Model confidence (mean pLDDT): 82 of 100. Small-subunit ribosomal RNA, 5' domain from Paenibacillus antarcticus, 542 nucleotides, folded computationally. Taxonomically the source falls in Paenibacillus (Bacteria, Bacillati, Bacillota, Caryophanales). The full RNA is in RNAcentral, with records from ENA and SILVA. It matches the Rfam family "Bacterial small subunit ribosomal RNA".

Context: one part of a larger RNA
RNA sequence: GGACGAACGCUGGCGGCAUGCCUAAUACAUGCAAGUCGAGCGGAGUUGUUUUGGAAGCUUGCUUCCAAAACAACUUAGCGGCGGACGGGUGAGUAACACGUAGGUAACCUGCCUAUAAGACUGGGAUAACUACCGGAAACGGUAGCUAAUACCGGAUAAUUUGUUUCUUCUCAUGAAGAGGCACUGAAAGGCGGAGUAAUCUGCCACUUAUAGAUGGGCCUGCGGCGCAUUAGCUAGUUGGUGAGGUAACGGCUCACCAAGGCGACGAUGCGUAGCCGACCUGAGAGGGUGAACGGCCACACUGGGACUGAGACACGGCCCAGACUCCUACGGGAGGCAGCAGUAGGGAAUCUUCCGCAAUGGACGAAAGUCUGACGGAGCAAUGCCGCGUGAGUGAUGAAGGUUUUCGGAUCGUAAAGCUCUGUUGCCAGGGAAGAACGCUUGGGAGAGUAACUGCUCUCAAGGUGACGGUACCUGAGAAGAAAGCCCCGGCUAACUACGUGCCAGCAGCCGCGGUAAUACGUAGGGGGCAAGCGUUGUCC
Numbered sequence: 001g002g003a004c005g006a007a008c009g010c011u012g013g014c015g016g017c018a019u020g021c022c023u024a025a026u027a028c029a030u031g032c033a034a035g036u037c038g039a040g041c042g043g044a045g046u047u048g049u050u051u052u053g054g055a056a057g058c059u060u061g062c063u064u065c066c067a068a069a070a071c072a073a074c075u076u077a078g079c080g081g082c083g084g085a086c087g088g089g090u091g092a093g094u095a096a097c098a099c100g101u102a103g104g105u106a107a108c109c110u111g112c113c114u115a116u117a118a119g120a121c122u123g124g125g126a127u128a129a130c131u132a133c134c135g136g137a138a139a140c141g142g143u144a145g146c147u148a149a150u151a152c153c154g155g156a157u158a159a160u161u162u163g164u165u166u167c168u169u170c171u172c173a174u175g176a177a178g179a180g181g182c183a184c185u186g187a188a189a190g191g192c193g194g195a196g197u198a199a200u201c202u203g204c205c206a207c208u209u210a211u212a213g214a215u216g217g218g219c220c221u222g223c224g225g226c227g228c229a230u231u232a233g234c235u236a237g238u239u240g241g242u243g244a245g246g247u248a249a250c251g252g253c254u255c256a257c258c259a260a261g262g263c264g265a266c267g268a269u270g271c272g273u274a275g276c277c278g279a280c281c282u283g284a285g286a287g288g289g290u291g292a293a294c295g296g297c298c299a300c301a302c303u304g305g306g307a308c309u310g311a312g313a314c315a316c317g318g319c320c321c322a323g324a325c326u327c328c329u330a331c332g333g334g335a336g337g338c339a340g341c342a343g344u345a346g347g348g349a350a351u352c353u354u355c356c357g358c359a360a361u362g363g364a365c366g367a368a369a370g371u372c373u374g375a376c377g378g379a380g381c382a383a384u385g386c387c388g389c390g391u392g393a394g395u396g397a398u399g400a401a402g403g404u405u406u407u408c409g410g411a412u413c414g415u416a417a418a419g420c421u422c423u424g425u426u427g428c429c430a431g432g433g434a435a436g437a438a439c440g441c442u443u444g445g446g447a448g449a450g451u452a453a454c455u456g457c458u459c460u461c462a463a464g465g466u467g468a469c470g471g472u473a474c475c476u477g478a479g480a481a482g483a484a485a486g487c488c489c490c491g492g493c494u495a496a497c498u499a500c501g502u503g504c505c506a507g508c509a510g511c512c513g514c515g516g517u518a519a520u521a522c523g524u525a526g527g528g529g530g531c532a533a534g535c536g537u538u539g540u541c542c
Stems, first nucleotide, its partner, number of pairs: 001542004006538005013389006019382002021347001026345003030342003035082003040079002043076015089300003099224007108217002113213007121155004130145006162183009190205006226272003233263003238260008275297004279290004302323005325336004353379001355378003361375001362373004392422004402413004426483001429477004436469001441464008486531005491512003497526005507514002
């Protein structure tokens, strides 16, 4: 000199863009953060319409009420499907194939998506909801009865799957690919439309099997990145083999048996510290330091352990067990997990609103409308940082008054002020007022594939319509210099000096050092220098 997720002191006008618990991975009140689908299913409820029956009023064919049935619209606790493995947070652990980079997988998996091929036949038994009864303070259960499905379970059909076997081609070893024979093995008869008297046909979505792709992962390997040798020996599933089990998959991954190996001064083992990288800071570079924000990977979710479901978890807002802690209790028993967004207490030098909206982008579900979304888009707070702008401009010598100083002549603050002439950035007030919106959807038209044909599907044109921010940005107008400057320093390093007070006192100080009666070094004043909405100090890195 540069830099900072900074803090402290004094001061503080505006805007844009960023950033904001570095400490206690401490404990958490409250609200929200993951739902969705009624076009999978049976119910329940509300409303309306129609029909039938009854009752009342009575203008004897109208009104009102009650009950039942059918239909329609809406809501939804439960069964069922998909999603809660993404998105969001944190860095405790981890010195490790965790990460980076380059490869391997003839040792593997992959829901949704895309393409191709084939299919979707025939049966069955339950169960929740519901009803009745019972237990419990509650959380929640028990017994009996009824019922449905795209829930569950049989049978048929199929081979490229799996097992076995024959042939051909090929490779880096175990082997791989293709063709054939034998055995085993699947589905939702679904939903919503359209045509039709019906059988049935057909469109879209969903379903099953196989192959291929895409995407996402698993595993393995070379190399690379830390301190201590005042850590020198470490190791029994340890190292290897055979066999078996297990896994999507190789493997001591696990187990039985056998052998005695394996690692190490090219630093094993131990201890300490630490998430890694793209990057960021500094530096001419080499290097040194860091790993906030943003992006990639990993790990974790009160602490420890475990599995279930599933394409995917050993699962932050799922389950079970143990522990610590907190809460409820009728004392028998139960409930909880902010390292999600806000917020609270505590710790600390120190770090924000219990805000608005799904309008945009993205995600989940759904045929869609749409619903949900503290992701996200925004607003709020903080000079925390960077950048930009302003606090006026011109003129003005009686060098005013006043301050300071003085050798009492003067010098200086100083064109500075006043005065005169202007301007109106920003702020204040008023008027106008966005882009971000593209869709989806509705209505009307056109084209294409498909169908026997229609509906529907795909593409497209026109109209209608959708904004949290926000009456914001921006534009225009009015008015008035009116509302807007401080901080540090002045002995040398280092730009900038005098007076008074104090008298080794009070104090200053980054180093040298200053202060004991004329202190340019302490305190105050005048003047000056530097930076400026900031300026200094402290801390850390180069």